The RNA shown here (transfer RNA) has 72 nucleotides and comes from Vicugna pacos.
The sequence is in RNAcentral, with records from Rfam.
Rfam family: tRNA. By type it is a transfer RNA.
RNA sequence: GAGGGUAUGGCUCAGUGGUAGAGCACAGGCUUAACAUGCAUGAGUUCCUGGGUUUGAUCCCCAGUACCUCCA
Numbered sequence: 001g002a003g004g005g006u007a008u009g010g011c012u013c014a015g016u017g018g019u020a021g022a023g024c025a026c027a028g029g030c031u032u033a034a035c036a037u038g039c040a041u042g043a044g045u046u047c048c049u050g051g052g053u054u055u056g057a058u059c060c061c062c063a064g065u066a067c068c069u070c071c072a
Base pairs, nucleotide, nucleotide: 001071003069004068005067006066007065010024011023012022013021018055026042027041029039030038048064049063050062051061052060
């Protein structure tokens, strides 16, 4: 210098053009003498950034940033 991939709650990941979910973690409640387990509940995500297309974008297009990989 050129190609490919990844970026989504605190962590690991899913997801589809119609407004985002699971597990773990967290909070308080029930249960216990107490802890753990278990049960039900709750909070938490401007979906990497900017722009474009669209009635509508996490998703499609362009540019950029960070990381991984491969070629030279």